Description:
RNAcentral holds the full RNA, with entries from SILVA. A computed fold for a 353-nucleotide part of an RNA from a marine sediment metagenome, annotated as small-subunit ribosomal RNA, central domain. The coordinates come from a structure-prediction model, not an experiment, and the mean pLDDT is 87. Its Rfam family is "Bacterial small subunit ribosomal RNA". Gene Ontology terms of the family: structural constituent of ribosome and ribosome.
Context: one part of a larger RNA
């Protein structure tokens, strides 16, 4: 290479946008580049094949013919691919309509609790644990009441509920922005799919500068436990956690399952939209049923090593990309790119088994 694979054995990029490339709806006409047919020429000799011949045979050799593969040129065919032109509407995009949503950004407002401060009441304990001690407290604690300050968070509602490409998103209101579903079938008319490079976004921790700091709390300091206890438990507590600007670019970033399209039994929940019928307290209501979209559970065929998957496929097909090739050495070394650093990305070999 021919091939085999990627949920859990090695293997789907963290996610999306998108350049080149690759792939690509229906129909008509043209052209004849690819494709196919045929002809001329060429394709050295040796080699291959066939017939005949020469060494006693064979191997070997000779003569004649054929063949292989490719190329230039001429003539023709037009189904498919490409190209040029015309048309269509099922893909896609736009428009309109009424609705759903913790989707994003910014601002304003609110709520309980914790902590602290002040004042008043009140007196000897409080706190903590398996038990204790460290700790706080007659300079009046804990507890009760009133007032104030500050920071963080958003109980109940809350739901294998919703939204978002993923990370993620949850008090209320307002403004701005974005996306999806359903319905209409008004407009454009293949404008599409994927996507090497590239770009953007990307939890937590971490880094730089500036603010903020209630609670919690790596490090650290005490008290216990213990043979020891650099821990688990207890009392404190710095960075951090919060905000603004910038960097980092990683996670069991998981559905451990790339994206898009088509096909292949059903049953049963809850969510959003639309239609039909009935009821009505006319409520954006309730019940039944049908369709579409996303979201769960079970399950036929089929698949799978099995667990299991099963119209949300891991079934049957097509297009495009990424990745894998025994374990260790090793996601290490070296080099390169990026980064303030931490480090990230790329990524071996000797040796060993």
């Nucleotide at each position: 290479u021919u091939g085999g694979g990627c949920c859990u054995a090695a293997a789907g990029c963290a996610u999306c946008c998108g350049u080149a490339g690759c792939c690509u709806g229906c129909u008509c006409c043209g052209c004849a580049g690819g494709u196919c047919u045929u002809c001329u020429g060429u394709u050295a000799a040796a080699u291959u094949c066939a017939a005949c011949g020469g060494c006693u045979u064979a191997a070997c050799c000779g003569u004649u013919g054929a063949g292989c593969u490719g190329c230039c040129g001429g003539a023709g065919a037009u189904a498919c691919c490409a190209c040029g032109g015309g048309g269509c509407u099922a893909g896609g995009a736009g428009g309109c309509g009424g609705a759903a949503g913790a989707g994003g950004u910014a601002g304003a407002c609110g709520g309980u609790a914790c902590u602290c401060c002040a004042u008043g009441g009140g007196u000897a304990g409080g706190g903590g644990u398996a038990a204790a001690a460290u700790c706080c407290u007659u300079u009046g604690a804990u507890c009760c009441a009133u007032g104030g300050a500050a920071g963080a968070c958003c109980a109940c509602c809350a739901g294998u509920g919703g939204c978002g490409a993923a990370g993620g998103c949850g008090g209320u209101c307002u403004a701005c922005c974005a996306g999806a579903a359903c319905g209409c079938g008004c407009u454009c008319g293949a404008c599409g799919g994927u996507g090497a490079g590239g770009g953007a976004u990307g939890a937590a921790a971490g880094c730089u500068g500036g603010g903020g700091g209630a609670g919690c709390g790596a490090a650290c300091c005490g008290g216990a436990u213990u043979a020891g206890a650099u821990a688990c438990c207890c009392g404190g507590g710095u960075a951090g956690u919060c905000c603004c600007a910038g960097c980092u670019g990683u996670a069991a970033a998981c559905g451990a399952u790339g994206c898009g399209a088509g096909c292949u039994a059903g049953g049963u929940g809850a969510u959003g939209g639309a239609g039909u019928g009935g009821c009505u307290a006319c409520g954006u209501g309730c019940c039944a049923u049908u369709c579409c979209a996303g979201u769960g559970c079970c399950g036929c065929a089929g698949g799978g090593a099995a667990g299991c998957c099963g119209u949300u496929a891991a079934g049957c097909u097509c297009g495009c990309c990424g990745c894998c090739u025994g374990g260790g050495g090793a996601g290490u070394a070296c080099g390169g790119u990026c980064g303030c650093a931490a480090g990230a990305c790329u990524g071996a070999a000797a040796c060993u088994u």